Predicted 3D model of a 381-nucleotide RNA (Bacterial RNase P class A) from Jannaschia formosa.
Rfam family: Bacterial RNase P class A. From the family's description: Ribonuclease P (RNase P) is a ubiquitous endoribonuclease, found in archaea, bacteria and eukarya as well as chloroplasts and mitochondria. It is annotated as a ribozyme.
Of the family's consensus pairs, 98% are formed in the model.

RNA sequence: GCGGGGGGCUGGACGGCCGCGGGGGGCAACCUUCGAGGAAAGUCCGGACUCCAUGGAGAGACGGUGCCGGGUAACGCCCGGGCAGGGGGCGACCCCUGACGGAAAGCGCCACAGAAAACAGACCGCCCCGAUGCGUCGGGGUCAGGGUGAAACGGUGGGGUAAGAGCCCACCGGGGCGGCGGCGACGCAGCCCGCAUGGCAAGCCCCACCGGGAGCAAUGCCGAAUAGGGAUCGCGCGCGUCCUUCGGGGCGCAGGGGGUCUCCGCCCCAGCGGUCCGGGUUGGCAGCUCGAGGCCCCGAAGCGAUUCGGGGUCCAGAUGAAUGGCCGUCGCGGCGGACAUGUCCGCCGAACAGAAUCCGGCUUACAGGCCCCCCGCGCUC
Numbered sequence: 001g002c003g004g005g006g007g008g009c010u011g012g013a014c015g016g017c018c019g020c021g022g023g024g025g026g027c028a029a030c031c032u033u034c035g036a037g038g039a040a041a042g043u044c045c046g047g048a049c050u051c052c053a054u055g056g057a058g059a060g061a062c063g064g065u066g067c068c069g070g071g072u073a074a075c076g077c078c079c080g081g082g083c084a085g086g087g088g089g090c091g092a093c094c095c096c097u098g099a100c101g102g103a104a105a106g107c108g109c110c111a112c113a114g115a116a117a118a119c120a121g122a123c124c125g126c127c128c129c130g131a132u133g134c135g136u137c138g139g140g141g142u143c144a145g146g147g148u149g150a151a152a153c154g155g156u157g158g159g160g161u162a163a164g165a166g167c168c169c170a171c172c173g174g175g176g177c178g179g180c181g182g183c184g185a186c187g188c189a190g191c192c193c194g195c196a197u198g199g200c201a202a203g204c205c206c207c208a209c210c211g212g213g214a215g216c217a218a219u220g221c222c223g224a225a226u227a228g229g230g231a232u233c234g235c236g237c238g239c240g241u242c243c244u245u246c247g248g249g250g251c252g253c254a255g256g257g258g259g260u261c262u263c264c265g266c267c268c269c270a271g272c273g274g275u276c277c278g279g280g281u282u283g284g285c286a287g288c289u290c291g292a293g294g295c296c297c298c299g300a301a302g303c304g305a306u307u308c309g310g311g312g313u314c315c316a317g318a319u320g321a322a323u324g325g326c327c328g329u330c331g332c333g334g335c336g337g338a339c340a341u342g343u344c345c346g347c348c349g350a351a352c353a354g355a356a357u358c359c360g361g362c363u364u365a366c367a368g369g370c371c372c373c374c375c376g377c378g379c380u381c
Base pairs, nucleotide, nucleotide: 001377002376003375004374005373006372007371008370009369010368012330013329014328015327016326017325018324020035021034022033023032024031025030037352041363042362044361045360046359047358048357049215050214051213052212056264058263059262060261062211063210064209065208066207067081068080069079070078071077082100083098084097085096086095087094088093101206102205106204107203108200109199110198123146124145125142126141127140128139129138130137131136154172155171156170157169158168159167173195174193175192176191177190179188180187181186219286220285221284222283229277230276231275232274233273234272235271238253239252240251241250242249243248256269257268258267259266293315294313295312296311297310298309299308300307301306332349333348334347335346336345337344338343339342
């Protein structure tokens, strides 16, 4: 310098005029201060918070996660590691991905093609014997070679055989055993055994662990209402026993309604439900932005995620929904021109995109610019 991969930051600034929303000051006029994002998006996860409600580490249904260790309030996230697959490289190695527990608990599926798709099977072919009309046919052996397919019951090489085959051997693969290293997932080396035995669990399922539900349109207060309304129908307000100041209370049994998946337990109510008529409610305040905080700086521990300590700074709270418009200058990028080679002039451009309870993640979108790391190639020192 070129190419490939990964990551971070930024994604305009200043001034003037006019105009918005919050906070503070002021009787007011007005003054002052603050005012969209890295994704605010998707609503995919995890929480905080509120209510059911008082919820038992209850059970089930249903759902989620799935290698090991660590981080975190927690997670399906993040960090480090292991293994597997893919890509690049001559290699060392680097990058990417992982739905990464179990196929010997059971059920199910593998279309078509092919002879055959699970303890199968004999198509073409090869070998041996017999027959022969010389074209071939029959019997036996065989699956090494070829074909079909995503996948054909281990692979490569050698020996052996009539031809072949783990038939035998070496190595690889597989199974068993135990040794060493490691917290662990696993790794390394060794011994024994020729060793029939696919795939799919992002099919049902089994195993381990986790999970109540709903959600800021949660929830609470104020206001409002011939109105805690009227009519009608149905199911209920029970039984026994003890006490009683005779109002009622305790205990047991059974039944009605309710309790944000179901059931049990527990708790609450004597009420509950259908139909018709009718009043109010479209308002205001809180929740609402002070937080498991954010940002900037310093130090310590750790490979790292992160944790701990110190200092500074309050950093949007709207409610049909504010944060804008115009002008000028500068900066950034691109193109062109002039030349005194570093300046000037002209033209053009600036991405994805807008808070609505908040926070930690993931995923998706993003013009241009700057910076860092890793890998490869070339050149120079």